FMN riboswitch aptamer (RFN element) from Halobacillus kuroshimensis DSM 18393, 150 nucleotides, folded computationally.

[in-house]
């Protein structure tokens, strides 16, 4: 070079202050944070000088998380049984936010300025991106290791 199974670890942050208030980490005023991969002109190394590693986007692509459907299935619970209903498990559809201007340059929604916007249910003395719950759960992936064919 092709082909393919499983295993184990990991895998989200964030209200300082202050004002109204009976009462707000919910409102106002300000403050803070930024999953995953892809892209990519950063910036760093190394170089045989051609590359070749790491790194670089919340708002460019994609995906997961929450929220709704639906199919398939099961020694699951409820019914004498069908069937229905509830629940687990795989799978698939649907929902799913939010940038501009200047600068440099062949090129930049990534750079570098400088002003913006964005954020899932449920709860709560009052409306939550931060608080508190599902969640000691999922997970997009990361990384390491067994096993094993020609």
């Nucleotide at each position: 070079g092709g082909a393919a199974a499983c295993c184990u670890u990991c895998g989200g942050g964030g209200u300082c202050g202050g004002g109204u208030g009976a009462a707000a980490g919910u409102c106002c005023c300000a403050g803070c944070c930024g999953g995953c991969g892809g892209u990519a002109a950063u910036g760093a190394g190394c170089u045989u000088c051609u590359g070749c590693u790491c790194u670089c986007a919340g708002c460019c692509c994609g995906c997961g998380a929450c929220g709704g459907a639906g199919a398939a299935u099961c020694a699951g619970u409820g019914u004498u049984a069908a069937g229905c209903a509830c629940g687990g498990u795989u799978c698939u559809c649907c929902c799913u936010g939010a940038u501009u201007u200047g600068g440099u340059g062949a090129a930049a929604u990534u750079c570098c300025a400088a002003a913006g916007c964005c954020g899932a249910c449920a709860g709560u003395u009052a409306a939550a991106g931060u608080c508190u719950g599902g969640a000691u759960g999922g997970g997009a992936g990361a990384a390491g290791g067994u096993a094993a064919u020609g």